[in-house]
RNA sequence: UGAGAUGGUCGGGCGGUCGCGGUGUUCACAGCAGUGGACGUCGAGGAAAGUCCGGACUCCUCAGGGCAAGGUGGUGGGCAACACCCACCCGGGGUGACCCGCGGGAAAGUGCCACAGAAAACAGACCGCCUCCAACAUGUUGGAGGUAAGGGUGAAACGGUGGUGUAAGAGACCACCAGCACAUCGGGUGACCGAUGUGGCUCGGCAAACCCCACCUGGAGCAAGACCAAGACUGGGGUGGAUUUAGUUCCACCUCGCGCAGCAGGACGGCCCGUCUACAUGCUGCGGGUAGGUCGCAUGAGGCUGUCGGCAACGGCAGCCCUAGAGGGAUGAUCGCCACCCGUGAUGAGCGGGGACAGAAUCCGGCUUACAGACCAUCUCGUUCG
Numbered sequence: 001u002g003a004g005a006u007g008g009u010c011g012g013g014c015g016g017u018c019g020c021g022g023u024g025u026u027c028a029c030a031g032c033a034g035u036g037g038a039c040g041u042c043g044a045g046g047a048a049a050g051u052c053c054g055g056a057c058u059c060c061u062c063a064g065g066g067c068a069a070g071g072u073g074g075u076g077g078g079c080a081a082c083a084c085c086c087a088c089c090c091g092g093g094g095u096g097a098c099c100c101g102c103g104g105g106a107a108a109g110u111g112c113c114a115c116a117g118a119a120a121a122c123a124g125a126c127c128g129c130c131u132c133c134a135a136c137a138u139g140u141u142g143g144a145g146g147u148a149a150g151g152g153u154g155a156a157a158c159g160g161u162g163g164u165g166u167a168a169g170a171g172a173c174c175a176c177c178a179g180c181a182c183a184u185c186g187g188g189u190g191a192c193c194g195a196u197g198u199g200g201c202u203c204g205g206c207a208a209a210c211c212c213c214a215c216c217u218g219g220a221g222c223a224a225g226a227c228c229a230a231g232a233c234u235g236g237g238g239u240g241g242a243u244u245u246a247g248u249u250c251c252a253c254c255u256c257g258c259g260c261a262g263c264a265g266g267a268c269g270g271c272c273c274g275u276c277u278a279c280a281u282g283c284u285g286c287g288g289g290u291a292g293g294u295c296g297c298a299u300g301a302g303g304c305u306g307u308c309g310g311c312a313a314c315g316g317c318a319g320c321c322c323u324a325g326a327g328g329g330a331u332g333a334u335c336g337c338c339a340c341c342c343g344u345g346a347u348g349a350g351c352g353g354g355g356a357c358a359g360a361a362u363c364c365g366g367c368u369u370a371c372a373g374a375c376c377a378u379c380u381c382g383u384u385c386g
Stems, first nucleotide, its partner, number of pairs: 001382010012338007020043010045357001049368002052366005057221004064273004069217005074088005089103001090101004104212002109210002111206003126151002128147009159177006178202001180199008225295004235256008258287007265277004302321008340354005
């Protein structure tokens, strides 16, 4: 100085005026879930997006077993958990820093591999090579047998190189190598790695094809759910009292409940078993009333700093902090100064222009996608100079 790899930060700041929402203190009015004023304080992200995973929480619900279905797929660790994160192993890509993963099983079974090619799985003879026979134009044709080393086709063709041997060849045999199986030893928590010896010579790929194996999994979702008020009937149940032959009739209080019709069941994601519940009920269908208000609603598997342990993800300890909670849905408008980027100018002043992706809605941990511009750290490769 050029090109890359990995990780991370910001993505405007300060001040004034006016205007919104939460909240604290206080004053006033109300007479009760409130309204208004003053002062203070807080108020949209790194992705709030996608709704792809995992949970917390709520209800079904008092709690299960099996089948089916779905998900994941190297080993170890982290975490509340995960398909996430960290470290490592194996395979592939790259000169490298690093990146990617379709990472259990093809000898349990089924299936597929187009076209080309002789042949695509325990698959084969198109051109060839060799031996014999016949004919003849004397090196051609035909027939029989042997062969898979050479050539061709293809993404892929029954290990590779060299030799012995043979009529010509071939792991037929030999040496070395690769792979596989077995045995022994060493390293590692493990996936795996390495060494030595023996052996038969070595029967493809695809499971992100069906499938087999291992592990995991209730359902629905804040429009979850809880409470208050209102409404409908002249109904039902319970308790107490009175009354009666008699739960026969009446009164008071509490509580449930809209009416009509049908069924005997209903709930537990599908099925089976099993469990629970039920005649104040439940389920199904039709019709009617109400749809108002409060809570859920932000103190959390929370954030920041320091320190200790760990290769790391992360965890322990100590201290400090409270950082939106709207509800037809707030977080805005305007002015000034400064900062950043671009153009002009000298690299100055001045002037002009510009600022991406994009708005919380129950909350949290991830992943994926979008992003103008500015910057930091570490590492790799190339060139030049000292």
The RNA shown here (Bacterial RNase P class A) has 386 nucleotides and comes from an Actinomycetota bacterium. Of the family's consensus pairs, 93% are formed in the model. Lineage of the source: Bacteria > Bacillati > Actinomycetota. It was read from a public genome assembly, where an Rfam model found it. Its mean pLDDT, the model's own confidence on a scale to 100, is 76.